[in-house]
RNA sequence: GGAGUUGGACAGGCCAUCGCCGCGGGAGAUACCUCCCGGGGAGGAAAGUCCGGGCUCCGCAGGGCAGGACGCUGGGUAACGCCCAGGGGGAGCGAUCCCCGGAAAGUGCCACAGAAAACGACCGCCGACGCCGGGCAUCCCCCGGCGGGCAAGGGUGAAAAGGUGGGGCAAGAGCCCACCAGCGGCCGCGGCGACGCGGCCGGCUAGGCAAACCCCGUCCGGAGAAAGGCCAAAUAGGGGCGCGUUUGAGGUCGGCCCGACCGAUGCGCCCGGGUAGGCCGCUUGAGACCGGGAGCAAUCCCGGCCCUAGAGGAAUGAUGGCCGCCCCGCCUCGCGCGGGGCACAAAACCCGGCUUAUCGUCCAACUCCCUUU
RNA sequence: GGGCCGUUAACUCAGCCGGUAGAGUAUCUGCCUUUUAAGCAGAGAGUCGCUGGUUCGAUCCCAGCACGGCCCA
Numbered sequence: 001g002g003a004g005u006u007g008g009a010c011a012g013g014c015c016a017u018c019g020c021c022g023c024g025g026g027a028g029a030u031a032c033c034u035c036c037c038g039g040g041g042a043g044g045a046a047a048g049u050c051c052g053g054g055c056u057c058c059g060c061a062g063g064g065c066a067g068g069a070c071g072c073u074g075g076g077u078a079a080c081g082c083c084c085a086g087g088g089g090g091a092g093c094g095a096u097c098c099c100c101g102g103a104a105a106g107u108g109c110c111a112c113a114g115a116a117a118a119c120g121a122c123c124g125c126c127g128a129c130g131c132c133g134g135g136c137a138u139c140c141c142c143c144g145g146c147g148g149g150c151a152a153g154g155g156u157g158a159a160a161a162g163g164u165g166g167g168g169c170a171a172g173a174g175c176c177c178a179c180c181a182g183c184g185g186c187c188g189c190g191g192c193g194a195c196g197c198g199g200c201c202g203g204c205u206a207g208g209c210a211a212a213c214c215c216c217g218u219c220c221g222g223a224g225a226a227a228g229g230c231c232a233a234a235u236a237g238g239g240g241c242g243c244g245u246u247u248g249a250g251g252u253c254g255g256c257c258c259g260a261c262c263g264a265u266g267c268g269c270c271c272g273g274g275u276a277g278g279c280c281g282c283u284u285g286a287g288a289c290c291g292g293g294a295g296c297a298a299u300c301c302c303g304g305c306c307c308u309a310g311a312g313g314a315a316u317g318a319u320g321g322c323c324g325c326c327c328c329g330c331c332u333c334g335c336g337c338g339g340g341g342c343a344c345a346a347a348a349c350c351c352g353g354c355u356u357a358u359c360g361u362c363c364a365a366c367u368c369c370c371u372u373u
Numbered sequence: 374g375g376g377c378c379g380u381u382a383a384c385u386c387a388g389c390c391g392g393u394a395g396a397g398u399a400u401c402u403g404c405c406u407u408u409u410a411a412g413c414a415g416a417g418a419g420u421c422g423c424u425g426g427u428u429c430g431a432u433c434c435c436a437g438c439a440c441g442g443c444c445c446a
Base pairs, nucleotide, nucleotide: 001369002368003367004366005365006364007363008362009361010360012323013322014321015320016319017318018317020041021040023038024037025036026035027034028033043344047355048354050353051352052351053350054349055224056223057222058221067220068219069218070217071216072086073085074084075083076082087100088099089098090097091096101215102214106213107212108209109208110207122154123153124150125149126148129147130146131145132144133143134142135141162180163179164178165177166176167175181205183202184201185200186199187198188197189196190195228280229279230278231277238271239270240269241268242267243266250262251261252260253259287306289304290303291302292301293300294299324342325341326340327339328338329337330336374445375444376443377442378441379440380439383398384397385396386395392429400416401415402414403413404412422438423437424436425435426434
């Protein structure tokens, strides 16, 4: 200098003007409201709603079935399908990345091709054993065929029944032996453990798929802030009490009386449920920052300090100037002028994760290659 | 705010316990007819929404996205 891996941070900055939504104070009104001052106002993903929890209500003696999720080991956590550290396997020269219970419990599937896809035999090899026929008149022996034996070679396939060598055999074959790979058991050592290393023994060999059914282990009651709680009109139901039905309760006209008219399942009062509506829930929390400590780390503990949107279908914006970065054009080549752009995206009860979207910039650690000293 | 389902030929739909994807309509060609329609015969037409994963192999199984529809209060 080039190529790359992993982790982290930021998400254009400042000023002015005009606006928007809450909060506090003050003034004017007191039914809605208006004005002034002060202070606050999106994110790393606020998103998808894919997991896990808090909180609230309902259900629940305890346990099981069904259903669902997860799955190497140890740790972290409120919990997780998340994170950290480790183990084994795979990819890469490497930094690093990806995967993870059980296929020698059972069932099922493995198209086409192929003999056979897990009770393997098409071509092939053999003619030991048995039978038949022939060479001969019989046996020995030889030839042919059938029954049969074999799984080495050919070929098929994504995948073919341990590999190499030797012995052995009629031909062969873990049939036997040596070595290697793999599996199971036992023992020793190291490790909390997954597991690793070493030794001995065994049968010789066991295909793949569980993101097929399933088995084993662990976990899970349901619904969700429109949860839920409080206050509470009008009208219509419900309950109680009182008055009243020609001896007229009550209502209309009216300031009042008289009077006129209406008037009976009626009228008045009280209570309760509950709707509209309002308030709470609502943002102080598994909280942010700084420092110290424990731990490889995730994380935890201690101390200090801070309060940081919380509303109603919904505010957080616009314009101008200066500066920063990127792109394009002009050019008197000076970082000069002009133009354009600065992503993804928007809180709605709150957190911890994962996933997805994202113009770019910066930092740290590490790896490989080239060059120079 | 919460939940469920779908996406396959130009259109409407099959295919789902994995093995080269089909039907009807439409289009085109031929036959029939004087011609058209109808009828008969034949043909073409597919990134199975996209991207990864599991698997020898994915429309199908798993995950993440995109688009569309429905339901609850």
Predicted 3D model of RNase P RNA and transfer RNA as a complex of 446 nucleotides. Rfam match: Bacterial RNase P class A. Rfam classes the family as a ribozyme. Its mean pLDDT, the model's own confidence on a scale to 100, is 80.